[in-house]
RNA sequence: CGGACCGAGGGGUGCUGCGACGGAACCGACGCGUUCCGCCACGCUCGAUCCGCGAUGCCGAGACAAGGGCGCCCUCCCGAU
Numbered sequence: 001c002g003g004a005c006c007g008a009g010g011g012g013u014g015c016u017g018c019g020a021c022g023g024a025a026c027c028g029a030c031g032c033g034u035u036c037c038g039c040c041a042c043g044c045u046c047g048a049u050c051c052g053c054g055a056u057g058c059c060g061a062g063a064c065a066a067g068g069g070c071g072c073c074c075u076c077c078c079g080a081u
Stems, first nucleotide, its partner, number of pairs: 001052004006047004010074006018043001021038006042067001
């Protein structure tokens, strides 16, 4: 750094549907291609574990968040009446 999986970021629910993914068809250019259908709003961040690739990356102490299309309901906090 990449992948898998688990936990956390208060909970529930409706809508739309970009990417990814699945299916079908198409193409003179077969391309990470085009179109349609399906699915789809934790795909993000923090942390643990495992695997792979890379690297030899100073030590110690303390702290613990930020964001996430459009609604509705609840919860929590603050304020007003």